Annotation
Predicted 3D model of a 145-nucleotide part of an RNA (small-subunit ribosomal RNA, 3' minor domain) from a Thermoguttaceae bacterium.
Context: one part of a larger RNA
RNA sequence: CACCGCCCGUCAAGCCACGAAAGUGGGGGGCAUCCGAAGUCGCCGAGGGAACCGCAAGGACCUAAGCGCCGAAGAUGAACUCUGUGAUUGGGACUAAGUCGUAACCAGGUAGCUGUAGGGGAACCUGCAGCUGGAUCACCUCCUU
Numbered sequence: 001c002a003c004c005g006c007c008c009g010u011c012a013a014g015c016c017a018c019g020a021a022a023g024u025g026g027g028g029g030g031c032a033u034c035c036g037a038a039g040u041c042g043c044c045g046a047g048g049g050a051a052c053c054g055c056a057a058g059g060a061c062c063u064a065a066g067c068g069c070c071g072a073a074g075a076u077g078a079a080c081u082c083u084g085u086g087a088u089u090g091g092g093a094c095u096a097a098g099u100c101g102u103a104a105c106c107a108g109g110u111a112g113c114u115g116u117a118g119g120g121g122a123a124c125c126u127g128c129a130g131c132u133g134g135a136u137c138a139c140c141u142c143c144u145u
Stems, first nucleotide, its partner, number of pairs: 003108001005105001008101002011098001013095002016092001018090003023085006031077004039070001041068003047063003052059002111132009
């Protein structure tokens, strides 16, 4: 490359990441309940014991076993949290020459835009309110010369 311009959205194709999703797999630290090893401590100690007292009986002392508190691991339960995966689903990004239309940009052929509501294959359309970042024509006021 300047209107034979620019450009919007649906749809179709490819590819990428992300979200949702009945669920499902794994991890983490806690909580509650149950069970409860070793061991310390406490109770008890009829069994056991050379040392101390005693002539002896017995006593003192020690102790096995038993019981209790705590207690690792384990089991169960309801949650929390992290991560993977998941039919399907949602939009998004990107991709020379796909489909439908033509919404926007010159008054873009209904000026556009904003908010809101309703509607519609799609861009969008319509109602109400607002803005000028609207062209054109006319008038008024102001400013400059």
The prediction has a mean pLDDT of 84. Lineage of the source: Bacteria > Pseudomonadati > Planctomycetia > Pirellulales > Thermoguttaceae. The sequence was found in a public genome assembly.